[in-house]
The part of an RNA shown here (small-subunit ribosomal RNA, central domain) has 346 nucleotides and comes from an uncultured bacterium. RNAcentral holds the full RNA, with entries from ENA. The prediction has a mean pLDDT of 88.

Context: one part of a larger RNA
RNA sequence: CUGGGUGUAAAGGGAGCGUAGACGGCGAGACAAGUCUGAAGUGAAAUGCCAGUGCUCGACACUGGAACUGCUUUGGAAACUGCCUGGCUGGAGUGCGGGAGAGGUAAGUGGAAUUCCUAGUGUAGCGGUGAAAUGCGUAGAUAUAUGGAAGAACACCAGUGGCGAAGGCGGCCGCCUGGCCUGUUGCUGACGCUGAGGCACGAAAGCGUGGGGAGCAAAUAGGAUUAGAUACCCUAGUAGUCCACGCCGUAAACGAUGAGGACCAAGUGUUGGGGGUGAAACCUCAGUGCUGAAGUUAACGCAGUGAGUCCCCCGCCUGGGGAGUAUGCACGCAAGUGUGAAACUC
Numbered sequence: 001c002u003g004g005g006u007g008u009a010a011a012g013g014g015a016g017c018g019u020a021g022a023c024g025g026c027g028a029g030a031c032a033a034g035u036c037u038g039a040a041g042u043g044a045a046a047u048g049c050c051a052g053u054g055c056u057c058g059a060c061a062c063u064g065g066a067a068c069u070g071c072u073u074u075g076g077a078a079a080c081u082g083c084c085u086g087g088c089u090g091g092a093g094u095g096c097g098g099g100a101g102a103g104g105u106a107a108g109u110g111g112a113a114u115u116c117c118u119a120g121u122g123u124a125g126c127g128g129u130g131a132a133a134u135g136c137g138u139a140g141a142u143a144u145a146u147g148g149a150a151g152a153a154c155a156c157c158a159g160u161g162g163c164g165a166a167g168g169c170g171g172c173c174g175c176c177u178g179g180c181c182u183g184u185u186g187c188u189g190a191c192g193c194u195g196a197g198g199c200a201c202g203a204a205a206g207c208g209u210g211g212g213g214a215g216c217a218a219a220u221a222g223g224a225u226u227a228g229a230u231a232c233c234c235u236a237g238u239a240g241u242c243c244a245c246g247c248c249g250u251a252a253a254c255g256a257u258g259a260g261g262a263c264c265a266a267g268u269g270u271u272g273g274g275g276g277u278g279a280a281a282c283c284u285c286a287g288u289g290c291u292g293a294a295g296u297u298a299a300c301g302c303a304g305u306g307a308g309u310c311c312c313c314c315g316c317c318u319g320g321g322g323a324g325u326a327u328g329c330a331c332g333c334a335a336g337u338g339u340g341a342a343a344c345u346c
Base pairs, nucleotide, nucleotide: 004317005316006315007300008299012314014201016199017198021194023192025088026087028085029084031082033081034080035077036076037075038074039073040072041071042070049065050064051063052062053061054060091191092188093187094186095184096183097182098181099180103177104176108172109171110154114150115149116148117147120144121143125136126135162169163168206247207246208245209244210243211242215241216240220236221235222234223233258313260311261310262309263308266291267290268289269288270287271286272285273284274283275282295302296301319346320345321344328339329338330337331336
């Protein structure tokens, strides 16, 4: 490279937007670059192949043929690809009428709880565990109740419920704002799909500067346990967790399943619309679950939300270890990240 693969064996990029490129709906007409076809020229000879001939045979040599799959010129064909012209509406988009939602940014606001502070009641314990102890408490704790402060998170509702490209998003209220669904098919008329590079997004932890700090809690200290116990359990407790701005760019970033389109039995639950009705039944569109036919799979399983049957584009895999290491380069404040071998060995 080919072939074959990529849910679990190696392998889907964390996810989007989009450049180049690749691929691309239905009629009609034109051209003839690709494509097909006729002819001419050329494609040296030898070699090779086929059929013969000659050396006793053979190697070898000789004769003839085909071939040299190509290139150039020229005559034609017009189905397909391409290019051009002019149309279409089914793809795509848009207008108008409705709709649901923890989608996003910044701001405001609420109650429960926790901790602390203040004054009161009150007295000897509290706390914690398997059992304890460290710890707190007569300087009055725990408990109870009044007032106050602070920070963080939002019980019930809550749901294989909803929204978002993914990460993710949950008290309430309003501003700004993205996407989606549905009805109508009025408008545009292929405007599409994918997407190497690129750009912007990206949990947690971590980093920088400045705030904040109630609870929790790496590190740390003490108490237990134990042969030991640098742990599990307990008492404390600092970074951090929170906010603003700027970095980092990774996760079992998982559905371990890339994106788009077409086709292919049923049954059942549910979310949001539409039609229908007095209300239903029922029909329909979009999502989200379960069961399951055909098919598929090594099996497990998947099965209109495919891992089925096809088209198209991108990423990736090629025995285990060495190793996501070394080296170079790029990025980063650093931590490190991205790219990414070989020797050797089984």